[in-house]
RNA sequence: GCCGACGUAGCUCAGUGGUAGAGCAAUGGUUUCGUAAACCAUCGGUCCCGAGUUCGAAUCUCGGCGUCGGCUCCA
Numbered sequence: 001g002c003c004g005a006c007g008u009a010g011c012u013c014a015g016u017g018g019u020a021g022a023g024c025a026a027u028g029g030u031u032u033c034g035u036a037a038a039c040c041a042u043c044g045g046u047c048c049c050g051a052g053u054u055c056g057a058a059u060c061u062c063g064g065c066g067u068c069g070g071c072u073c074c075a
Stems, first nucleotide, its partner, number of pairs: 001071007010024004018055001026042005048064005
């Protein structure tokens, strides 16, 4: 340099045009002599960035950035 995949909550991920979600973590509560566990509730978002298409974009298109993998060239 080329090709491909990926980027969504603190972490791991789902959601692939029509109200952004789950588990874990965190916080509060119930319970317990107390703690853990369990159960209930709450909090938590620049859907990587910009532009375009559309009535409507996390989702489609283009460009950029980043991560991972593969390939090639030079030394």